RNA sequence: CUCCGAUAAAGGCAAACCAGGAGAAAUUCUGGGACGCAAAGCCACCGGACCUAAAAUCCUUUGGGAUUAUGGUAGCCGGGCCGCCGAA
Numbered sequence: 001c002u003c004c005g006a007u008a009a010a011g012g013c014a015a016a017c018c019a020g021g022a023g024a025a026a027u028u029c030u031g032g033g034a035c036g037c038a039a040a041g042c043c044a045c046c047g048g049a050c051c052u053a054a055a056a057u058c059c060u061u062u063g064g065g066a067u068u069a070u071g072g073u074a075g076c077c078g079g080g081c082c083g084c085c086g087a088a
Base pairs, nucleotide, nucleotide: 004086005085012037013036017032018031019030020029021028022027035075041081042080043079046078047077048076049073050072051071056067057066058065059064
């Protein structure tokens, strides 16, 4: 240095749920809270997957329905960038 990852040490993040805010929704932000996490740090303009469907287009029995990401998920997977510690 690379791989690797302890019942190590220091420090970190925070699922569900609750309150409040944003949003059409998915979801997200702040506070509380901890299921978990060795990258649960960043990238969604790297690829795949998944969620949503406002606008648009089409259909319609006028109730609505279908398609669609330009909206999201990095705590879905792979990849990229950066990074703390050091037993085996």
c-di-GMP-I riboswitch aptamer from a Chloroflexota bacterium, 88 nucleotides, folded computationally. The sequence was found by an Rfam model in a public genome assembly. NCBI's taxonomy places the organism under Bacteria, Bacillati, Chloroflexota.